A computed fold for an 82-nucleotide RNA from Hydrogenovibrio sp. UBA650, annotated as c-di-GMP-I riboswitch aptamer. It matches the Rfam family "c-di-GMP-I riboswitch aptamer". Rfam's curators write: GEMM was predicted in a large-scale screen for bacterial structured RNA regulatory elements. Its mean pLDDT, the model's own confidence on a scale to 100, is 80. The sequence was found by an Rfam model in a public genome assembly. Of the family's consensus pairs, 95% are formed in the model.
[in-house]
RNA sequence: CGCUUUAUUAGCCAAACUUGUUGUGAAGCAGGGACGGAAAGCCAUGGGUCUCGGUCUGAAUCGAGAUCGCCAGGUUGCAAAA
Numbered sequence: 001c002g003c004u005u006u007a008u009u010a011g012c013c014a015a016a017c018u019u020g021u022u023g024u025g026a027a028g029c030a031g032g033g034a035c036g037g038a039a040a041g042c043c044a045u046g047g048g049u050c051u052c053g054g055u056c057u058g059a060a061u062c063g064a065g066a067u068c069g070c071c072a073g074g075u076u077g078c079a080a081a082a
Base pairs, nucleotide, nucleotide: 004082005081006080009079012037013036017032018031019030020029021028022027035069041075042074043073045072046071047070048067049066050065051064052063053062054061055060
């Protein structure tokens, strides 16, 4: 220096819920909060799930969005120990 494992110490992030706010909505942002997390950092690339609109008797299908704490993938990173 690189890879893998661990998460004891010091730290980090922050689920549900709630207050305010933005949005048609899914949901996002900020405050409180702490279920959990070794990438629960970032990326919407592939699937999944959700929302809105169109076509359509319907099944289905097309378009635009949301979700990275749903899965996979990409990328960057961490005191210490082996």